Predicted 3D model of a 139-nucleotide RNA (FMN riboswitch aptamer (RFN element)) from Pseudorhodobacter wandonensis. Model confidence (mean pLDDT): 76 of 100.
RNA sequence: GGGCGUUCUCGGGGCGGGGUGCAAUUCCCCACCGGCGGUGAUAGCCCGCGAGCGCUUAUGGAUUUCCUUGAAAUCCUGAGGUCAGCAGACUCGGUGUAAUUCCGGGGCCGACGGUAUAGUCCGGAUGGAAGGAACAACG
Numbered sequence: 001g002g003g004c005g006u007u008c009u010c011g012g013g014g015c016g017g018g019g020u021g022c023a024a025u026u027c028c029c030c031a032c033c034g035g036c037g038g039u040g041a042u043a044g045c046c047c048g049c050g051a052g053c054g055c056u057u058a059u060g061g062a063u064u065u066c067c068u069u070g071a072a073a074u075c076c077u078g079a080g081g082u083c084a085g086c087a088g089a090c091u092c093g094g095u096g097u098a099a100u101u102c103c104g105g106g107g108c109c110g111a112c113g114g115u116a117u118a119g120u121c122c123g124g125a126u127g128g129a130a131g132g133a134a135c136a137a138c139g
C1' cells in the first nucleotide's frame, strides 16, 4: 500500500419555561438538536451516502371480490436499492493563497406508524445501516 477475508458491548443528538384547551413535550410564543464520506480550510442546508416510507418484483403465504380451468385487490413475508417519488434546507459581511465549511449577522430544513397536528415523546429498533477501527493473507 492493501479490490479479497476476519473481528468489534464501534456506529444519532434534542422540549427547559410560558400560553390556550377536557385533552397538546404534537397547536402558539420563547427554547433545544445536527449520522457518514468528500470538498484547496473545520459543512444539517456545496457534492454524494445512509436507515424509513413509496415503487418494482416473487415460481412465497393469507383474505376478499368478479363475468371463476382464469383474473384482480388488500395484507404479510422475501428480493431489488433510487429505480418516477416522499426528500429537505443559505444568504450577507469579515479574515485568508484557499472557507455556501472558520468568525460575526440574519435565515432555513428535518421518514414512517401512534396520539390534539411531533425533527425533540412512544413504536418498529436489544433492529438495520452509510461508514469507522483493529487484525490477517498478499505485496
Base pairs, nucleotide, nucleotide: 001138005135006134007133008132010131016030017029018028019027031120032119033110034109035049036048037047038046044108045107052086053085054083055080056079057078058077060076061075062074063073064072065071066070090106091105092104093103094102112123113122114121